[in-house]
The RNA shown here (TPP riboswitch aptamer (THI element)) has 101 nucleotides and comes from a soil metagenome. The sequence is in RNAcentral, with records from MGnify.
RNA sequence: UCGCUGGGGGUGCUGGUUGAGUACAGCUGAGAGAAGCGACGUGUUAUCGCUUCAUCCCUUUGAACCUGAUCCGGUUAGUACCGGCGUAGGGAAUGCGGAAA
Numbered sequence: 001u002c003g004c005u006g007g008g009g010g011u012g013c014u015g016g017u018u019g020a021g022u023a024c025a026g027c028u029g030a031g032a033g034a035a036g037c038g039a040c041g042u043g044u045u046a047u048c049g050c051u052u053c054a055u056c057c058c059u060u061u062g063a064a065c066c067u068g069a070u071c072c073g074g075u076u077a078g079u080a081c082c083g084g085c086g087u088a089g090g091g092a093a094u095g096c097g098g099a100a101a
Stems, first nucleotide, its partner, number of pairs: 001098004005093001006059006012027004021040001033053007065090003071084004
C1' cells in the first nucleotide's frame, strides 16, 4: 500500500413551504439514502427508537463514530472547516493473503 472474511459507525446544515410528520432549492463533505414497524405529535416549536436494504468511512498504529455538548475561540448564511476540550471517558480483528521499498 492493495485485496478478502468478519466486525463497528455516519447519512448532516441552511433557506423557504405545508397545520403537517410534506414538496422544493442551496451548501459542505469520503458519504447527506429508501422501505417497514412502534412511540410521540398533527395550530406558536414539525421528532425519537428499532429492523432490513443502499452508500461511504473506519477496524486497536483505533478522532471512523459516540459521550461531555444546545461546550469554548476563530470562521461561515449555517453545518462543515481550523484551534481548544483531548495524554478526557468509550469505541469494532492485536484476523488472513498479496505487492513494493